[in-house]
Context: one part of a larger RNA
Molecule: small-subunit ribosomal RNA, 5' domain
Organism: Sphingobacterium litopenaei
RNA sequence: GGAUGAACGCUAGCGGCAGGCCUAAUACAUGCAAGUCGAACGGGAUCCAGAUGAAAGCUUGCUGAUUCUGGUGAGAGUGGCGCACGGGUGCGUAACGCGUGAGCAACCUACCCAUAUCAGGGGGAUAGCCCGAAGAAAUUCGGAUUAACACCGCAUGACACAGCGAUCUGGCAUCAGAAUGCUGUUAAAUAUUUAUAGGAUAUGGAUGGGCUCGCGUGACAUUAGCUAGUUGGUAAGGUAACGGCUUACCAAGGCUACGAUGUCUAGGGGCUCUGAGAGGAGAAUCCCCCACACUGGUACUGAGACACGGACCAGACUCCUACGGGAGGCAGCAGUAAGGAAUAUUGGUCAAUGGAGGGAACUCUGAACCAGCCAUGCCGCGUGCAGGAUGACUGCCCUAUGGGUUGUAAACUGCUUUUGUACGGGAAUAAACACUGAUACGUGUAUCAGCUUGAAUGUACCGUAAGAAUAAGGAUCGGCUAACUCCGUGCCAGCAGCCGCGGUAAUACGGAGGAUCCGAGCGUUAUCC
Repeated sequence: GGAUGAACGCUAGCGGCAGGCCUAAUACAUGCAAGUCGAACGGGAUCCAGAUGAAAGCUUGCUGAUUCUGGUGAGAGUGGCGCACGGGUGCGUAACGCGUGAGCAACCUACCCAUAUCAGGGGGAUAGCCCGAAGAAAUUCGGAUUAACACCGCAUGACACAGCGAUCUGGCAUCAGAAUGCUGUUAAAUAUUUAUAGGAUAUGGAUGGGCUCGCGUGACAUUAGCUAGUUGGUAAGGUAACGGCUUACCAAGGCUACGAUGUCUAGGGGCUCUGAGAGGAGAAUCCCCCACACUGGUACUGAGACACGGACCAGACUCCUACGGGAGGCAGCAGUAAGGAAUAUUGGUCAAUGGAGGGAACUCUGAACCAGCCAUGCCGCGUGCAGGAUGACUGCCCUAUGGGUUGUAAACUGCUUUUGUACGGGAAUAAACACUGAUACGUGUAUCAGCUUGAAUGUACCGUAAGAAUAAGGAUCGGCUAACUCCGUGCCAGCAGCCGCGGUAAUACGGAGGAUCCGAGCGUUAUCC
């Protein structure tokens, strides 16, 4: 000199953009953060329409209990898909974790796309509803009964799998691929507006993942030896897949001074800051990967988890209790307490983008978009402009008693109105989806036209009116280093980044006048180059 997720002190007008618990991965009150589908299914509250019509009434043909029919479809349930994403944090990890370049002839992939084929015929339940019981509650149990695109058999079936043959092609060894003969095994679901949606199988694509390898990726030798599933082989098991991944047996190997093992520290990268560069330091915000979800362990379901707002077990902690037993997990968004020098609202909307479900309308979405607070940073704007000497008064300094400085500064005159105030107008971001109509093909696609949709927001922006009106501070002045005098004090009080200053004339302490540098900021501290 540059920089920062900064803090502290003094001061403080505005706008735009960004940023905002670095510490206790400490503990959490309350609310919200993941649901959706009636076009899969049984049942069904409520409401509407119609028919019937007791008693009663009077408007003498109506009202109206009850019953029946049709529709609507709350809430709960079965079922499907989602809940493995999005959001948070950096504990652990020095590792194929990350970065980069490769490999899988050793693999998987729901939803999406393309092609081909198929969908026959049966069965038994079970929630819910109803009845009963236990319990303070959480919730649980029993009886009868019921449906499905829930569950389970049978059939059919191949370019699938397994076994037995034989042919061709290719490669980089183990081998891979293509066609082909026989045998065995393995599927399925319906709903409606009747041609769509959905279902099953197979092959390929796309996307996403899993595993392996080369190189790179802290400190310490005041850590020198480490290792028995350890290194390799055979066989078996297991996995989506290779593999000591696991097991039995056999062999005695494997790593290491080019640093094994151990201890300490640490998420990694893109990037950021600095530097002429080489380097040095760091890993906030944004993007990619990894890991974690009170602590430890485990599996289930599933295409995918060993699962943040799922389950089970154990532990610590908190809460409820009728003492028998139960409930819980903010490192999601706000918010509270604590810690700390220090870090914000218990806000709005799904209008846009994206996501889940759905045929769609739509529902959900603390992702996201917005708004609030904060000078935390960067950038921009303003606090007026021009004239104005009698160079006033005051203050300070000098003194030759004259003068100098503050100083065009002020007053005053004229003008302007950014920002602010008041009153009006007023966007874009949003054109789609959907709905209606038309056209072309042909039967649901494409195109066109019309119509609807704004949280921010009455915001940005524009116009009018009046008016200098509403708006400047901080540090420094011995040298480095821009800027000097007076008074007070007298090695005292104090200053100080270094040198140093102060003991009676202090440009260095404190105050005053003046000056310098920055400026809605200025300084100090901390940290990095």